[in-house]
RNA sequence: UCCCGAUAAUGGCAAACCCGUCGAAAGACGGGGACGCAAAGCUAUGGGUCUAACAACGCUUUCGCAGCGCUUAUGAUCGCCAAGCCGCCGAA
Numbered sequence: 001u002c003c004c005g006a007u008a009a010u011g012g013c014a015a016a017c018c019c020g021u022c023g024a025a026a027g028a029c030g031g032g033g034a035c036g037c038a039a040a041g042c043u044a045u046g047g048g049u050c051u052a053a054c055a056a057c058g059c060u061u062u063c064g065c066a067g068c069g070c071u072u073a074u075g076a077u078c079g080c081c082a083a084g085c086c087g088c089c090g091a092a
Stems, first nucleotide, its partner, number of pairs: 004090002012037002017032006035079001041085003045082003048077003055071001057069004
């Protein structure tokens, strides 16, 4: 130094849930709160998953800027998995 990761040290992050704000939703942000996390730091690049406003199609129709069904990411998730970038500590 790399791999690796301790019932070590110093610090860090914060699931569910609650409140508020934003959003069509998934979800995000702020406050509270801790299930957990050695990358639970960053990047939606590949796969997965979630959502379906817009749009297409089908059906209905009181014919409308309507309703329902279905497909769709351009939306979301890095605390699903890969990949890339960067980083604290040092027992075995």